RNA sequence: GAGCUGUUCCGGGGUCGGUGAGAAUCCGAACCGGCGGUCACAGCCCGCGAACCUCGCACCCGCGAGGCCGAACCGGUGGGAUUCCGGUGCCGACAGUGAUGGCCGCGACACGUGUCGCGGUCGAGUCUGGAUGAGAGGAGCGCUGC
Numbered sequence: 001g002a003g004c005u006g007u008u009c010c011g012g013g014g015u016c017g018g019u020g021a022g023a024a025u026c027c028g029a030a031c032c033g034g035c036g037g038u039c040a041c042a043g044c045c046c047g048c049g050a051a052c053c054u055c056g057c058a059c060c061c062g063c064g065a066g067g068c069c070g071a072a073c074c075g076g077u078g079g080g081a082u083u084c085c086g087g088u089g090c091c092g093a094c095a096g097u098g099a100u101g102g103c104c105g106c107g108a109c110a111c112g113u114g115u116c117g118c119g120g121u122c123g124a125g126u127c128u129g130g131a132u133g134a135g136a137g138g139a140g141c142g143c144u145g146c
Base pairs, nucleotide, nucleotide: 001146002144003143006141007140008139009138010137015029016028017027018026030126031125032092033091034048035047036046037045043090044089052067053066054065055064056063057062072088073087074086075085076084094129095128096127101122102121103120104119105118106117107116108115109114
């Protein structure tokens, strides 16, 4: 150095303001970015993980297989960058809560155009929860017939 196996540790970030009787969810602004790879540094290039769904197994904890899985362009430098620099954009699992909310439809009442009722639908990357979890992987130590 390599390989293997064992073991230990590490392994996801992010808020203010406004309106209002009332909002961590509305409105505005701000802020955040797991892991490996890629000729040079990546949330949006390729792949992986988590989550979610289905099936199978299992007394349970769970395990296995499959599925699903968001988003970028322009210019510059350079031999080389969708990774750097400049500019302008975009995206964000599931469950919960969801201002007495928004939107749509129907109906009733009053008719300035609103109010009320019913139904449908939308509504958190930054709050709460599973999760003091799991994990892509990373590092250290040990082992070996190389």
FMN riboswitch aptamer (RFN element) from Leucobacter massiliensis, 146 nucleotides, folded computationally. Of the family's consensus pairs, 93% are formed in the model. Model confidence (mean pLDDT): 79 of 100.